[in-house]
RNA sequence: CGGGAUGUAGCGCAGUUUGGUAGCGCGUACGGCUGGGGGCCGUAAGGUCGCAGGUUCAAAUCCUGUCAUCCCGA
Repeated sequence: CGGGAUGUAGCGCAGUUUGGUAGCGCGUACGGCUGGGGGCCGUAAGGUCGCAGGUUCAAAUCCUGUCAUCCCGA
């Protein structure tokens, strides 16, 4: 320098194919069961989907640029 993959809640991930209310597990907070710890159950909080721009009535999703990490090549 060229090509590719990944980036979504504190952590690990799904959702992109087919644009239409952002989800799951763990964790956290509160409550219940238990004599208590642990465990189980319920509820809640927590995200402007790496960043910027464009297309569209509508973008995590499509297009362009860019950043970070990893892989391959030179």
Molecule: transfer RNA
Organism: bacterium